[in-house]
Context: one part of a larger RNA
RNA sequence: AGCACAUGGUGGAUGCCUUGGCAGCAGGAGCCGAAGAAGGACGUUGUAGCCUGCGAUAAGCCUCGGGGAGCUGGCAAACGAGCUGUGAUCCGAGGAUGUCCGAAUGGGGAAACCCCGCUGGAGUCAUGUCCAGUGACCCACGCCUGAACACAUAGGGCGUGUGGAGGGAACGUCGGGAAGUGAAACAUCUCAGUACCGACAGGAAGAGAUAUUCCGUGAGUAGUGGCGAGCGAAAGCGGAAGAGGCCAAACCGUGUACGUGUCAAGCCGGCAGGCGUUGCGUAUGCGGGGUUGUGGGACCUUUGAGAGGGAUCUGCCGAUCCUUCAGGGAGUUACAAAUCCGCGUGAUAGUCGAAGGGCAUUGAAAGGCCCGGCAUAGAGGGUGCGACCCCCGUAGACGAAAUUUCGUGGACUCCCCAGAGUCAUCCCAAGUAGCACGGGGCCCGAGAAAUCCCGUGUGAAUCAGCCCAGACCACUGGGUAAGCCUAAAUACUACCUGCUGACCGAUAGCGAAUCAGUACCGUGAGGGAAGGGUGAAAAGUACCCCGAGAGGGGAGUGAAAUAGUACCUGAAACCGUGUGCUU
Repeated sequence: AGCACAUGGUGGAUGCCUUGGCAGCAGGAGCCGAAGAAGGACGUUGUAGCCUGCGAUAAGCCUCGGGGAGCUGGCAAACGAGCUGUGAUCCGAGGAUGUCCGAAUGGGGAAACCCCGCUGGAGUCAUGUCCAGUGACCCACGCCUGAACACAUAGGGCGUGUGGAGGGAACGUCGGGAAGUGAAACAUCUCAGUACCGACAGGAAGAGAUAUUCCGUGAGUAGUGGCGAGCGAAAGCGGAAGAGGCCAAACCGUGUACGUGUCAAGCCGGCAGGCGUUGCGUAUGCGGGGUUGUGGGACCUUUGAGAGGGAUCUGCCGAUCCUUCAGGGAGUUACAAAUCCGCGUGAUAGUCGAAGGGCAUUGAAAGGCCCGGCAUAGAGGGUGCGACCCCCGUAGACGAAAUUUCGUGGACUCCCCAGAGUCAUCCCAAGUAGCACGGGGCCCGAGAAAUCCCGUGUGAAUCAGCCCAGACCACUGGGUAAGCCUAAAUACUACCUGCUGACCGAUAGCGAAUCAGUACCGUGAGGGAAGGGUGAAAAGUACCCCGAGAGGGGAGUGAAAUAGUACCUGAAACCGUGUGCUU
């Protein structure tokens, strides 16, 4: 030195474990913000640091409930000082306080800092100082003022506003909008209206009334397509859900402005009497009316209809309008809109909740043996080893002062003439529809290319109208554009609760089981770790010895110390020691 056996060191694989993740299901909840958010900085406990909580009232203050013996959050003990059956700590609901930054908003600014005006207050002889409040911009509304330019307008000022501003995981609408790729190259095409950027909104959004939407099917069909690669419907059928409404216009009344106007028009009708700028036209505001495709409505004619009061110049007869009651209908998610009360139900703390002992083994019994019990409870977890009956729970049954969900009833509020006839007159959404050109979007790539939507230009009709039925024309059929609102079925899950897993088990599972978006790297955008396990219980080795200490040897604890905090198991590489063999 090699080999073999034995025994150690190093190292942290493997096994077992799980505080953490991952995926999903069901239910809930779905916005927060100038009444200052999201997110932070700095403080705050008797004692240094970090986390959590909180905000100069600072691990907390008040009220109302729950609960019932200990408590002063965690790492994390110790000491100190206290609180508590006059009910603490703890849990829930409502409130108070809430420094500074941040949309940040008095001005400034290199965020968490600097500086100031005004009002009121504290303090001082006075100033400095301190405290509370207030002071950004835009918008809407109201008022005041007010140029060029007479009226006016612009502009300026004041007041009022739980008006705006900023944030939010995904989902949504709109405006922009790629390329890698595929076509086995590549240009039309595809990827894809995707990724990404911007704006804005809501609990959904958008769309929507012959409703619309979503799922399954129709169907990879009809189509489209360098007819390549590919792209790819609809009707219908079966389900989910289900809800319909309001205006514009014609016409009537009335207010305002402008124009015009006369002894005539007008003043509800008839007759009689009377009045005297009340009239007409245009524009516009308000109220009534009206909302449809078997076309509808207005206007005109006509039929029927409860009661009381008032008005329409006066009297009589009639009529019309307004209003109250009666009768009927409806309602707060659209169709008008606000609030309160009762009852029930659920949420946010909780409460009750059955039944076991012995023997031996063991460090320890829940395993074994013996004899019992409960079960609307034998889900699960814990306890020194496999526990229905030890503990927490579980089945089941209860519970709310306060805030609140949903349902229901009431108060309350709102609405209400109905029909017939004539088809003569008027109305039925205009720079719109259509058309031409240029684009986009539809299964549809310009094609025979309709339908839909934009840009530029041109530019109708009002029901004997207009649009559509895939160029276009005829016939026939369907519909009624150019105004508005609208729940549910649908999408998503940052968040809360419960449950589940032929999901992971520390190189796995989230990047993060441990103080992680941390340490660290980068000027920055950004990138981004490692690190779990003593034991049932610290019982964490008093005391002695060696040593400067570190560390060890005894002794002691423990079932075990080759379980000693460098701690379960403890593989391999790698490094020793002992013995044997070989050289």
About this RNA:
This is a predicted structure of a 583-nucleotide part of an RNA (large-subunit ribosomal RNA, domain I) from Demequina lignilytica. It was read from a public genome assembly. Rfam family: Bacterial large subunit ribosomal RNA. Lineage of the source: Bacteria > Bacillati > Actinomycetota > Micrococcales > Demequina. The coordinates come from a structure-prediction model, not an experiment, and the mean pLDDT is 83.